[in-house]
């Protein structure tokens, strides 16, 4: 740097002991112990096995292996454009972009 995902899924215990939710706002969570380490489960199926189809994209099955994940849609919005609502706004919904996340290269 290039490509695809991101509205579903998944908590137990142990040690510590105050912050955590990427950043700014907001709004959650947290001494009925957050955040992180450790051990164990568990989700998913991204790579990967294996079956089909095949011009290379699809489509199913499976979880021994690589990673990833297990509050809140990325926990919401910021930019842009279109809708709807007002006398104009607050405001909602829709689609992109931008930033992040993960995986493959």
């Nucleotide at each position: 740097c290039u490509c695809a995902u991101c509205g579903a899924g998944a908590c137990c215990g142990g040690c510590u002991g105050a912050g955590g939710g990427a950043a700014a706002g907001g709004c959650c969570c947290u001494u009925c112990g957050a955040c992180g380490c450790c051990g164990g489960g568990g989700c998913a199926a991204c790579c990967g096995u294996c079956g089909g189809a095949u011009u290379u994209g699809c489509c199913g099955a499976c979880a021994u292996g690589g990673u990833g994940c297990c509050a809140a849609c990325u926990c919401c919005u910021g930019c842009g454009g279109c809708c709807a609502g007002u006398c104009a706004a607050u405001u909602g919904g829709c689609c992109g972009a931008u930033a992040g996340a993960u995986g493959a290269g």
Predicted 3D model of a 105-nucleotide RNA (SAM riboswitch aptamer (S box leader)) from a soil metagenome. Rfam family: SAM riboswitch aptamer (S box leader). From the family's description: The SAM riboswitch is found upstream of a number of genes which code for proteins involved in methionine or cysteine biosynthesis in Gram-positive bacteria. Model confidence (mean pLDDT): 84 of 100.